Description:
Small-subunit ribosomal RNA, 3' major domain from a metagenome, 478 nucleotides, folded computationally. The coordinates come from a structure-prediction model, not an experiment, and the mean pLDDT is 85.
Context: one part of a larger RNA
């Protein structure tokens, strides 16, 4: 100068406290050890590895293991060579992939000889490698941390290494401002400026609205027709501590009022400084080295990644009456639809089938919201709670669901009485709790990403635990 400290002041963070709801027990999903295998491919390992890569492993994918092929190769680009257009259909034998064989068959350019295009024989350069090494890079990424910090330039001060600036007095979410000050500016960060909600106004009025006239129904903005409302959607406005009051150094500001749709960054995103961990990736890519080259390439069938005494993590269902079950009956928001999204009818119990409107969509279609209310039942029990394994029938997607798929009907009813040490999310439209929808996706979601519904309880407060910012102070540490 830094880093450390069971020094030491000051200050923050769902750090603790105050509260609500969970995991820790059960079953099941899903990663991971760890064990078994031919092979269970590979990489992530404390917070920040373990529903992570993978936003979807029957085949493919697929790197792995078995067993069959192939070597100028499944791909590229030259050059020398052989023959023939391709393409399309057949036979044989093959688990295929291939292998042998038939039929069918050109363009372009040139008068011609000939050359070219594509495909092929055979050579020669070479291609290929999800092999190594992230401790040999680049890009990218996570972390501390959206924490308030990291620096220079030119002055001063020091023999130097440095120091000031940047420290102090307040103050702020902030190195945020403001007064002091050997300092004076100044840059990357912080705020703003983007996005998107929350209220108003203009403009536009279809496929979206329907006040106010008509017409019209079992019923319906269904129809004339209307531009108000609502909403799109495009521009404006609007909030700045502007305005009063007390407090403060009269400063910054705080702390209370008005007004306002909304008050002190209004809420939400987006935004990630110098640098830390030789953090993470050579299996997105792209790259030095190193090794492969009739194998560590490739191409095909089968299997594996889905094993299973165990042991951990992250979820879901449930343990019931704030409830489970039956009829009834109301309210969203975001999406997504042509190899798609499918109304309406018929048929099944039912997953679905059959026909088939509209719809490339503010039109039509997915689509039915769920909890919620409104009635009835059940009566505290391993039950009308749970629904796991397991028989039996089936359904839909795909060439094909044995290993291995969702789903639907009958039957079948395991654990499970709120879970020990211990631990984890959460300050408001949050937690909780209740359903939509979307990418991947032929098919397969409890996981991911949103989207709206109902909707709390507490915060005395900073003594202590953990993180972290500042100034000081001590050191056998660098």
């Nucleotide at each position: 100068u830094g880093a450390c400290g069971g020094g030491a002041g000051c200050c923050c963070g769902c750090a603790c406290a105050a509260g609500c709801g969970g995991u820790g027990g059960a079953g099941u999903a899903u990663g991971u050890g760890g064990u078994u295998u031919a092979a269970u491919u590979c990489g992530a390992c404390a917070c920040a590895a373990c529903g992570c890569g993978a936003g979807g492993a029957a085949c493919c994918u697929u790197a792995c293991c078995g067993a069959g092929g192939u070597u100028u190769g499944a791909c590229a680009u030259g050059c020398u060579u052989u023959g023939g257009a391709c393409c399309g259909g057949g036979u044989a034998u093959g688990a295929a992939a291939g292998u042998a064989c038939c039929c069918u068959u050109c363009c372009c350019c040139g008068c011609a000889a000939g050359g070219g295009g594509c495909c092929u024989u055979a050579g020669c350069a070479c291609a290929g490698g999800u092999g190594c090494u992230g401790c040999a890079u680049g890009g990218c990424u996570g972390u501390c941390g959206u924490c308030a910090g990291c620096u220079c330039g030119u002055g001063u001060c020091g023999u130097g290494a440095g120091a000031u600036g940047u420290u102090g007095g307040g103050u702020u979410a902030a190195g945020u401002c403001c007064c002091g000050c050997a300092a004076c500016g100044a840059g990357c960060g912080c705020a703003a400026c983007c996005c998107u909600u929350u209220c108003c106004c203009u403009u536009a009025g279809u496929u979206g609205c329907c006040a106010a006239c008509a017409g019209g129904u079992u019923a319906a903005g269904c129809u004339g027709g209307g531009a108000a409302c609502u909403c799109u959607a495009a521009g404006g406005g609007g909030a700045c501590u502007g305005c009063c009051g007390u407090u403060a150094a009269u400063a910054a500001a705080a702390c209370g009022g008005a007004g306002g749709a909304a008050g002190g960054u209004g809420g939400g995103g987006a935004u990630g400084a110098c640098g830390u961990c030789a953090a993470g990736u050579c299996c997105u890519c792209a790259u030095g080295g190193c090794c492969u080259u009739u194998a560590u390439a490739u191409c095909u069938c089968g299997g594996g990644c889905u094993a299973c005494a165990c042991a951990c993590g992250u979820a879901c269902u449930a343990c019931a009456a704030u409830g489970g079950c039956c009829g009834g009956u109301a309210c969203a928001g975001a999406g997504g639809g042509a190899a798609g999204c499918a109304a309406a009818c018929u048929c099944g119990c039912g997953a679905g089938a059959g026909c088939a409107a509209g719809c490339c969509g503010a039109u039509c279609c997915c689509g039915a919201a769920a909890a919620g209310c409104c009635g009835g039942u059940c009566u505290c029990a391993g039950u009308u709670c749970a629904g796991a394994u397991u028989g039996g029938a089936g359904u839909c997607u795909g060439c094909a669901a044995c290993u291995c798929g969702a789903c639907u009907c009958c039957a079948u009813g395991a654990a499970g009485a709120u879970g020990g040490a211990a631990u984890c999310g959460c300050u408001a439209g949050u937690a909780a709790u209740c359903g939509c929808u979307g990418a991947u996706c032929a098919g397969c979601a409890c996981g991911c990403a949103g989207c709206g519904g109902u909707g709390a309880a507490u915060a005395c407060g900073u003594u202590c635990c953990c993180g972290g910012g500042c100034u000081u102070u001590g050191u056998a540490c660098a």